[in-house]
């Protein structure tokens, strides 16, 4: 130079073939709730309580995306086509 596969939420990826009704999913995040333990301050005879914080397990809710980027086709594009960019393979 040339082909071919990837590129979607902070991560991991579905979905693209065969356009379709509001962009998902698990993880992690932020809040509340619920439970475990701590140890400390007030209390008190001394516990129980009681405050805040801190930690175990879960529950439930929010937030976080111009689908790598531009242009096309079409009533409608994460998806179909053209170009590019970036990363992996290969072939010369």
């Nucleotide at each position: 130079g040339c082909g071919c596969c990837c590129g979607u939420a902070g991560c991991u990826c579905a979905g693209c073939c065969u356009g379709g009704a509001u962009a998902g999913a698990g993880c992690g995040c932020u809040u509340g709730c619920c439970u475990u333990c701590u140890a400390c301050a007030c209390u008190u005879a001394g516990a129980a309580g009681c405050g805040g914080a801190g930690u175990u397990a879960g529950c439930a809710a929010g937030g976080g995306g111009u689908c790598g980027u531009a242009g096309g086709u079409u009533c409608a594009a994460a998806u179909c086509c053209u170009a590019u960019c970036g990363g992996g393979c290969g072939c010369g």
Molecule: transfer RNA
Organism: Candidatus Pacearchaeota archaeon